[in-house]
């Protein structure tokens, strides 16, 4: 240096849970606490999976409008839901 990752040090991230006069139509996010995990549970798009359904389509109700219900369907969410990949980092005393 390159490859690997059993155990342990340092230092790191941080489910569930709860708060919030935050931000969203909503999934879902932020931010403080919280400590199940996690060796890439870093960061960056790629396929596919799952959440949702504003907006937009179609249908039913309705004389017509307006409304409402259904349905369908990311432009929107999920990376701690998979699989491939890229670019970077800790430690290796035993």
């Nucleotide at each position: 240096a390159c490859a690997a990752u059993u155990a342990a040090a340092a230092g790191g991230c941080a489910a569930a849970c709860u708060g919030c006069a935050c931000c969203g139509a909503a999934a879902g996010g932020g931010c403080a606490g919280g400590a199940c995990g996690c060796a890439a549970a870093g960061c960056c798009g790629c396929u596919g999976g799952u959440c949702u359904a504003a907006c937009a389509g179609u249908a039913u109700u309705g004389u017509u409008u307006a409304a409402a219900u259904a349905c369908u369907a990311a432009u929107g969410a999920u990376g701690g839901c998979a699989g491939a990949g890229g670019c970077u980092a800790c430690a290796u005393u035993a």

c-di-GMP-I riboswitch aptamer from Rheinheimera oceanensis, 94 nucleotides, folded computationally. Rfam family: c-di-GMP-I riboswitch aptamer. Gene Ontology term of the family: cyclic-di-GMP binding.